[in-house]
Context: one part of a larger RNA
RNA sequence: UUGGGCGUAAAGCGCGUGUAGGCGGCCAGAUAGGUCGGUUGUGAAAAUUGGAGGCUCAACCUCCAGACGUCGAUCGAAACCAUCUGGCUAGAGUCCGGAAGAGGAGAAUGGAAUUCCUGGUGUAGCGGUGAAAUGCGCAGAUAUCAGGAAGAACACCGAUGGCGAAGGCAGUUCUCUGGGACGGUACUGACGCUGAGACGCGAAAGCGUGGGGAGCGAACAGGAUUAGAUACCCUGGUAGUCCACGCCGUAAACGAUGGGUGCUAGGUGUGGGAGGUGUCGACUCCUCCCGUGCCGCAGCUAACGCAUUAAGCACCCCGCCUGGGGAGUACGGCCGCAAGGCUAAAACUC
Repeated sequence: UUGGGCGUAAAGCGCGUGUAGGCGGCCAGAUAGGUCGGUUGUGAAAAUUGGAGGCUCAACCUCCAGACGUCGAUCGAAACCAUCUGGCUAGAGUCCGGAAGAGGAGAAUGGAAUUCCUGGUGUAGCGGUGAAAUGCGCAGAUAUCAGGAAGAACACCGAUGGCGAAGGCAGUUCUCUGGGACGGUACUGACGCUGAGACGCGAAAGCGUGGGGAGCGAACAGGAUUAGAUACCCUGGUAGUCCACGCCGUAAACGAUGGGUGCUAGGUGUGGGAGGUGUCGACUCCUCCCGUGCCGCAGCUAACGCAUUAAGCACCCCGCCUGGGGAGUACGGCCGCAAGGCUAAAACUC
């Protein structure tokens, strides 16, 4: 390489947009590049394969035939692929309608709590733990009342719920804005799927500049525990956590499950939409579509389990794997301010 694979054994890129490429709906016509068929030319000899013959046999030799090409020419076929032309609406998209949502960005604003400050009341403790101590407190703490300041996060609702491509998103209001589902079926007429490179987004931590700093809290200090205790527990506490702008580009970035399309029993919750039954009306109930869970048949699976949200049955496209360690390392290259990231071996060894 072929093959076989990728939920948990090695293996799905963290996620999207999209270039090249690959693949691609229905009907009719044309062409004849691929494809298929006929005829024909050429494909030296030797070698090779089959048959026959010659050396007593064999090797060897001779003869005949075959074989040897993405080959050329020419005449045809027109199903499929392709190209061109015309048409269609089931894929895809547009339009209209009412509705859902922590989807995104900016601005404004609210209450509870915490800490601090000021003042009042008040007196000897408070705090903390398994028990203590460090710590705070007669310079008046803790507790309690009133007032003020600051920053961060939004109890209840809240869900087994919703939205988003993923990361992720939650007080309230306003402005701007993306996407999806359902219903109508007016319009376009294959405009589609995937996607090497590329580009963009991307938790937390970390980095740069400038702000901010209540609580929490790496590092650090002290108190305990212990044989020790560079920990777990306690008292403090810097960076950070927050904001703006710019970097970083990684995660058990997980459903450890790439994307798309079609097909293949059901049952039962729940979110959104539509229709029907019924009613004065609202529920209830029934049907359909989309999402999100649980259970379960066939089938699959090494088993666990998956099972119309497939890990079933198929097709299309991409990515990836190929014994363990060495190693996601070295070297080189590219990126980064740095930290480091991406790409990625070998010796040796079992």

Overview
Predicted 3D model of a 350-nucleotide part of an RNA (small-subunit ribosomal RNA, central domain) from an uncultured bacterium. RNAcentral holds the full RNA, with entries from ENA and SILVA. Its Rfam family is "Bacterial small subunit ribosomal RNA". Its family is annotated with structural constituent of ribosome and ribosome in the Gene Ontology.